[in-house]
A computed fold for a 74-nucleotide RNA from an Oligoflexaceae bacterium, annotated as transfer RNA. Its Rfam family is "tRNA". It is annotated as a transfer RNA.
RNA sequence: GGGCCUAUAGCUCAGUUGGUUAGAGCAACCGGCUCAUAACCGGUUGGUCGGGUGUUCAAGUCACCCUGGGCCCA
Numbered sequence: 001g002g003g004c005c006u007a008u009a010g011c012u013c014a015g016u017u018g019g020u021u022a023g024a025g026c027a028a029c030c031g032g033c034u035c036a037u038a039a040c041c042g043g044u045u046g047g048u049c050g051g052g053u054g055u056u057c058a059a060g061u062c063a064c065c066c067u068g069g070g071c072c073c074a
Stems, first nucleotide, its partner, number of pairs: 001073007010026004019057001028044005050066005
């Protein structure tokens, strides 16, 4: 220098052919249970989906540029 993959909650990840409520588990917090703790049960909080531009009635999803990470070639 060239190519491919990847980025969604504090962490690990899902998200269908672009269709409208952005989710699960863990964690944190509150409550229940217990003499108490753990486990278990119920609830709550937490996101401008890496940044930007574009396409579209509509973008986490499509296109382009940039940034970070991984792999391959030279």